[in-house]
RNA sequence: GCGCAUUCUCAGGGCGGGGUGGAAUUCCCCACCGGCGGUAUGUGGUUAUGCCAUGAGCCCGCGAGCGCCUUCCACUUGGAAGGGUCAGCAGAUCAGGUGCGACGCCUGAGCCGACGGUCAUAGUCCGGAUGAAAGAGAAUGCGG
Numbered sequence: 001g002c003g004c005a006u007u008c009u010c011a012g013g014g015c016g017g018g019g020u021g022g023a024a025u026u027c028c029c030c031a032c033c034g035g036c037g038g039u040a041u042g043u044g045g046u047u048a049u050g051c052c053a054u055g056a057g058c059c060c061g062c063g064a065g066c067g068c069c070u071u072c073c074a075c076u077u078g079g080a081a082g083g084g085u086c087a088g089c090a091g092a093u094c095a096g097g098u099g100c101g102a103c104g105c106c107u108g109a110g111c112c113g114a115c116g117g118u119c120a121u122a123g124u125c126c127g128g129a130u131g132a133a134a135g136a137g138a139a140u141g142c143g144g
Stems, first nucleotide, its partner, number of pairs: 002143009016030004031124002033113002035062004042054005057111002065089002067086001068083006093109005115127003
């Protein structure tokens, strides 16, 4: 250093200004934000075409959430616990440029964002959530 096991730790950001209104951080105009793994023509380090670090919200995949299924309680709607892909939902990008090559770089213009709540429709407020989790790291043990 690699594989496996156990334990522990960590693991999401954002409404500022104006307008309308009785009422909006929910509507309208301007603004703001971008989880995790992979990919890599960018960037940094290094003697190096190698190696290391870093590099995508909208390219591939994953996660929470809703749903569904099971059990229990209530028996009208529902509540609790469990399952975790199981029917299903689960977002969104183009143009030009460079180049051998771009979905990723540069320039420009766009687009997207669970569920429940609310005096009024929410990516940004409140709530489940001091939760869960993709995964990241550490310690210990075992193995060739």
Source information: The RNA shown here (FMN riboswitch aptamer (RFN element)) has 144 nucleotides and comes from Yoonia rosea. The coordinates come from a structure-prediction model, not an experiment, and the mean pLDDT is 79. It matches the Rfam family "FMN riboswitch aptamer (RFN element)". About the family: The RFN element is a highly conserved domain that is found frequently in the 5'-untranslated regions of prokaryotic mRNAs that encode for flavin mononucleotide (FMN) biosynthesis and transport proteins. The source organism's lineage runs through Bacteria, Pseudomonadati, Alphaproteobacteria, Paracoccaceae and Yoonia. RNAcentral holds the sequence, with entries from Rfam.